[in-house]
Context: one part of a larger RNA
RNA sequence: GGACGAACGCUGGCGGCGGGCUUAAUACAUGCAAGUCGAACGCAGUCGACCUUCGGGUCACAUGACUGAGUGGCGAACGGGUGAGUAACACGUGAGAAACCUGCCUCGAAGACUGGAAUAACCCGGGGAAACCCGGGCUAAUACCGGAUACCCCCAACUAAUCGCAUGGUUAGUUGAGGAAAUGCUCCGGUGCUUCGGGAGGGUCUCACGGCCUAUCAGCUAGUUGGUGAGGUAACGGCUCACCAAGGCAUCGACGGGUAGCUGGUCUGAGAGGACGAUCAGCCACACUGGGACUGAGAUACGGCCCAGACUCCUACGGGAGGCAGCAGUAGGGAAUCUUGCGCAAUGGGCGAAAGCCUGACGCAGCCACGCCGCGUGAGGGAUGAAGGCUCUCGGGUUGUAAACCUCUUUCAGCGGGGACGAAAAUGACGGUACCUGCAGAAGAAGGUCCGGCCAACUACGUGCCAGCAGCCGCGGUAACACGUAGGGACCAAGCGUUGUCC
Numbered sequence: 001g002g003a004c005g006a007a008c009g010c011u012g013g014c015g016g017c018g019g020g021c022u023u024a025a026u027a028c029a030u031g032c033a034a035g036u037c038g039a040a041c042g043c044a045g046u047c048g049a050c051c052u053u054c055g056g057g058u059c060a061c062a063u064g065a066c067u068g069a070g071u072g073g074c075g076a077a078c079g080g081g082u083g084a085g086u087a088a089c090a091c092g093u094g095a096g097a098a099a100c101c102u103g104c105c106u107c108g109a110a111g112a113c114u115g116g117a118a119u120a121a122c123c124c125g126g127g128g129a130a131a132c133c134c135g136g137g138c139u140a141a142u143a144c145c146g147g148a149u150a151c152c153c154c155c156a157a158c159u160a161a162u163c164g165c166a167u168g169g170u171u172a173g174u175u176g177a178g179g180a181a182a183u184g185c186u187c188c189g190g191u192g193c194u195u196c197g198g199g200a201g202g203g204u205c206u207c208a209c210g211g212c213c214u215a216u217c218a219g220c221u222a223g224u225u226g227g228u229g230a231g232g233u234a235a236c237g238g239c240u241c242a243c244c245a246a247g248g249c250a251u252c253g254a255c256g257g258g259u260a261g262c263u264g265g266u267c268u269g270a271g272a273g274g275a276c277g278a279u280c281a282g283c284c285a286c287a288c289u290g291g292g293a294c295u296g297a298g299a300u301a302c303g304g305c306c307c308a309g310a311c312u313c314c315u316a317c318g319g320g321a322g323g324c325a326g327c328a329g330u331a332g333g334g335a336a337u338c339u340u341g342c343g344c345a346a347u348g349g350g351c352g353a354a355a356g357c358c359u360g361a362c363g364c365a366g367c368c369a370c371g372c373c374g375c376g377u378g379a380g381g382g383a384u385g386a387a388g389g390c391u392c393u394c395g396g397g398u399u400g401u402a403a404a405c406c407u408c409u410u411u412c413a414g415c416g417g418g419g420a421c422g423a424a425a426a427u428g429a430c431g432g433u434a435c436c437u438g439c440a441g442a443a444g445a446a447g448g449u450c451c452g453g454c455c456a457a458c459u460a461c462g463u464g465c466c467a468g469c470a471g472c473c474g475c476g477g478u479a480a481c482a483c484g485u486a487g488g489g490a491c492c493a494a495g496c497g498u499u500g501u502c503c
Base pairs, nucleotide, nucleotide: 001503002502003501004500006499007498008497009496010495013375014374015373016372017371018370019368020367021333026331027330028329030328031327032326035074036073037072040071041070043068044067045066046065047064048059049058050057051056081286082285083284091210092209093208094207095206096205097204100203101202102201105199106198107197108196109195110194111193113147114146115145116144122137123136124135125134126133127132152179153178155176156175157174158173159172160171161170162169163168184191185190212258213257214256219249220248221247224246225245226244227243228242229241230240231239261283262282263281264280265276266275267274268273288309289308290307291306292305311322312321313320314319339365341364342363343362347361348359349358350357351356378408379407380406381405388399389398390397391396412444414439415438416437417436418435422430447492448491449490450489451488452473453472454471458487459486460485461484462483468475469474
């Protein structure tokens, strides 16, 4: 000098674009943040007019509309948060999988025949303070379970051809064993179901190389290293197990300890390098702490389940409920970090044929000079150089064209009028916003630090090694340009200084 997710002191006009718990991965009141489908299914309720003795009745609709919980499907594994753990194939770059998986989407081929038994809702009964639970009975499906068929797939045996980097792969054929479905729904246009093959996108695994400190850590290792066999997995593999062998790693730093999410990047620097990893983007890990699996194409699952623990709450004391490192917000900690806002109008996501519903993702607004950038606080003229202040050798000098005064302008702010783009036919939270235009009046808008040298800017008074200053050198003990005040000056400017950290 530059930089900052900054903080503190003094000060503070406007706008645009960004940023905003770096500390306690501390504890959380309240609301919201994941639903949707009646074009899969059964059920219950409501819906009009008239009469009424208020109990109800009659007629019209209706194979209708709406609502509710339930069965079923898809989603809830995305999106959002945090950085605790992790020195590791976690990440980055590059390879490999002849050892693998893949719902929705897309392309192609073939098919959907025939049966069955339940169950929730509902009704009845019971238990419980509650959470909720139990028994009996009825019922539907694109829910569940048999049988058939098999272009095809899988497995076993055999034959042939062909290819490869090893294990081996691919293709064709024969025989045998095994494996489907919902012809459902429909507004008749479609849309769904099953099997197989390809694609896209996504994921899993393996390897080479790369990136912290420490030797005041020198030896480490028994599933350890390898083999055979088996189990397990989507799949290779000590991944697991039985047996066998005795290996494997290490001064090119094993093992241990400390620290740390990694990267694209960011800051600095001429570069080499050094430091960092907020915001944005990719990957990873975590979701009160520890452990476990279930469902599923996908999780070992933030707003799912089970167990244990700590904590909080309810209780009829028998037993239950909870998890903001989602968005707001509260307490606490701290030098320090925002609104319990508006909207689904846009973009994107889930469900749905669609209308649409949901969406604290997102789009916006609010607060904060936290940062960067832009603008303003007026412009021109104006000397007898006013007054006042300060100073003085008392002549003057300086503040100073500065003010007053004259002329002019009106950015921004203010007050009126019009008023968008963003939306494609309808649909705009932002927003009567941006922008355009009219009006009034210099009107509403300047401070901070410094002035001994480094370092740009000097005098007076007060003080008297006191009070104080200070980044370093150093100032102050009676004329202090260094302390305090005043006048003057210098530098930046809606900021200016200080502190902290990095280069």
A computed fold for a 503-nucleotide part of an RNA from an uncultured prokaryote, annotated as small-subunit ribosomal RNA, 5' domain. Its mean pLDDT, the model's own confidence on a scale to 100, is 84. Rfam family: Bacterial small subunit ribosomal RNA.